[in-house]
RNA sequence: CAAGCAGACCGGGUGACGGCUCCUGAUCAUACGGGAGAGGAAAGUCCGGACUUCACAGAGCAUGGUGCCCUCGGCAACGGGGGGCGGGGUGACCCGAUGGAAAGUGCAACAGAAACAUACCGCUAACCGGGCAACCGGCAGUAAGGGUGAAAUCGUGAGGUAAGAGCUCACGCUGGCACGUCGUAAGGCGACCAGGUGUAAACCCCACCAGAAGCAAGGUCAAAUAGGAAGAGGAUGACUCGGCUCGACGACUCUUCGGGUUGACCGCGCAGAUAAAUCGUCACACAAAUACAGAAUCCGGCUUACAGGUCAGCUUGCACU
RNA sequence: GCCCCAAUAGCUCAGUGGUAGAGCAGCCGCCUUGUAAGCGGCAGGUCCUCGGUUCGAGUCCGGGUUGGGGCU
Numbered sequence: 001c002a003a004g005c006a007g008a009c010c011g012g013g014u015g016a017c018g019g020c021u022c023c024u025g026a027u028c029a030u031a032c033g034g035g036a037g038a039g040g041a042a043a044g045u046c047c048g049g050a051c052u053u054c055a056c057a058g059a060g061c062a063u064g065g066u067g068c069c070c071u072c073g074g075c076a077a078c079g080g081g082g083g084g085c086g087g088g089g090u091g092a093c094c095c096g097a098u099g100g101a102a103a104g105u106g107c108a109a110c111a112g113a114a115a116c117a118u119a120c121c122g123c124u125a126a127c128c129g130g131g132c133a134a135c136c137g138g139c140a141g142u143a144a145g146g147g148u149g150a151a152a153u154c155g156u157g158a159g160g161u162a163a164g165a166g167c168u169c170a171c172g173c174u175g176g177c178a179c180g181u182c183g184u185a186a187g188g189c190g191a192c193c194a195g196g197u198g199u200a201a202a203c204c205c206c207a208c209c210a211g212a213a214g215c216a217a218g219g220u221c222a223a224a225u226a227g228g229a230a231g232a233g234g235a236u237g238a239c240u241c242g243g244c245u246c247g248a249c250g251a252c253u254c255u256u257c258g259g260g261u262u263g264a265c266c267g268c269g270c271a272g273a274u275a276a277a278u279c280g281u282c283a284c285a286c287a288a289a290u291a292c293a294g295a296a297u298c299c300g301g302c303u304u305a306c307a308g309g310u311c312a313g314c315u316u317g318c319a320c321u
Numbered sequence: 322g323c324c325c326c327a328a329u330a331g332c333u334c335a336g337u338g339g340u341a342g343a344g345c346a347g348c349c350g351c352c353u354u355g356u357a358a359g360c361g362g363c364a365g366g367u368c369c370u371c372g373g374u375u376c377g378a379g380u381c382c383g384g385g386u387u388g389g390g391g392c393u
Stems, first nucleotide, its partner, number of pairs: 001317005007311004013284006020037006039292001043303002046301005051214004058246004063210005068083005084098001085096004099205002104203002106199003120146002122142003127138004154172006173195004179190004218266004228257006240248002322392007331345004339376001347363005369385005
């Protein structure tokens, strides 16, 4: 210098004038004085917690969720940090919903003989039949080669054989009761055994977690009122714990018809409720003030959107000293 | 604000992970004096979008977009 990798942060400052919402001082009440006033995502509502109500909410099943190991935080999260394993990149570094396919079941279209167990074209010693023979047929062995497919009995090479085959060996791959060794562990290396297609974001198995609903939760006060009529269920246990059963509670509940009320406050936050406020103009410095976007119960994470800028770092290549 | 649902042809909807279909509408032909009805045929698809799992995705899983519904 060029090409890249990756982290943290800002995303407006100062002043003048004017305006909006809330609190507060003073005032009979204004005018007036003082103070506070959006975000890194306030968003999506994806995950969790607080809080509230529901027998003070209990047990089992079902259902749902999570899924390598260690560790941190409020026993939280699909969270943070570090590590292992697999994959990609020359590298900085990046990606991975990453338990189990050897418990079982299902599925694998089309093509292909066969989709998890066979034998289409093939290869083949012995035996049987035919033939003078070459050879043909049968019985049988085989899965090396061809062909189909996303995938065909672990891969490559050698030995071996009639032909072949993990049949044997070397190297490699996969899995394992469990042995040695290193590591807290996941796991690594070595030895031994086995060779078994893929799929669990198919059912399922294993481990762990989860009661349900959500601030329109819920509570208080006010207002209104009818203990209305008809029907049904219910101490042989209704309603409720929101799928089922047990268990608990213990007298009301549901449907239809006809009526009444339909407001305020709390929940609610040193921004803050009414859904509505949180701004505008000018000047200055500056390269410029131009992005995405506006709180509604609160908090922690994740994801998504984002003009421009700042700081610190790393890799590769080339050139020069 | 909170909680849910849906998106497939012009419209309304089906669709076990294995070549996307039906009805109506459209076009052409037959029938008819002509139209409608009827009969036969044809065309029409980024399965909302972007990723992932899988040999293979409309379907399974996640992110987004759009539309709709319920809750004092």